[in-house]
RNA sequence: GCUCCGGUAGCUCAAGGGGUUAGAGCAUGUGCCUUAUAAGCGCAAGGUUGUGGGUUCGAUGCCCACUCGGAGUACCA
Numbered sequence: 001g002c003u004c005c006g007g008u009a010g011c012u013c014a015a016g017g018g019g020u021u022a023g024a025g026c027a028u029g030u031g032c033c034u035u036a037u038a039a040g041c042g043c044a045a046g047g048u049u050g051u052g053g054g055u056u057c058g059a060u061g062c063c064c065a066c067u068c069g070g071a072g073u074a075c076c077a
Base pairs, nucleotide, nucleotide: 001073002072003071004070005069006068007067010026011025012024013023019057028044029043030042031041032040050066051065052064053063054062
């Protein structure tokens, strides 16, 4: 350089071949429980879905470029 995979909440990951309100577990805060803590059971907060464009009435999902991470491969006379 080329090919492929991935980037969604603080972390790990979802989201029937586009549909209006993007969810789960853990973590965090808080309430119940307990003498108290942990565990357990609730509630809440937390998101420019990597960035910028394009297609569309409508994009996390499709197209293009860039960027970051990973894997494979080629060249280095």
Molecule: transfer RNA
Organism: Anaerolineales bacterium UBA832